[in-house]
RNA sequence: GACCGAUAAAGGCAAACCCGGAGCAAUCCGGGGGCGCAAAGCCACAGGUCCCUCAGGGACGGCUGGGCUGCCGAA
Numbered sequence: 001g002a003c004c005g006a007u008a009a010a011g012g013c014a015a016a017c018c019c020g021g022a023g024c025a026a027u028c029c030g031g032g033g034g035c036g037c038a039a040a041g042c043c044a045c046a047g048g049u050c051c052c053u054c055a056g057g058g059a060c061g062g063c064u065g066g067g068c069u070g071c072c073g074a075a
Stems, first nucleotide, its partner, number of pairs: 004073002012037002017032006035062001041068003045065003048060005
């Protein structure tokens, strides 16, 4: 350094659900919450799923693959 990933340490994220708000919707934002996560950090590039007012426009990265970046260090 690469692979890898503990019943290690430090820190991080936050499903369902509830409250408030935005949106036609998928869904998103804030607060509570905590099922889980070693990229559950970022990117719609390929596939996929979903929505709409469908030559088209949009949502999901916590569905899979890919790209970029990052903390720790036992076996």
Model confidence (mean pLDDT): 87 of 100. Predicted 3D model of a 75-nucleotide RNA (c-di-GMP-I riboswitch aptamer) from a Candidatus Bipolaricaulota bacterium. The model forms 95% of the base pairs in the Rfam consensus. NCBI's taxonomy places the organism under Bacteria, Bacteria candidate phyla, Candidatus Bipolaricaulota. It was read from a public genome assembly, where an Rfam model found it.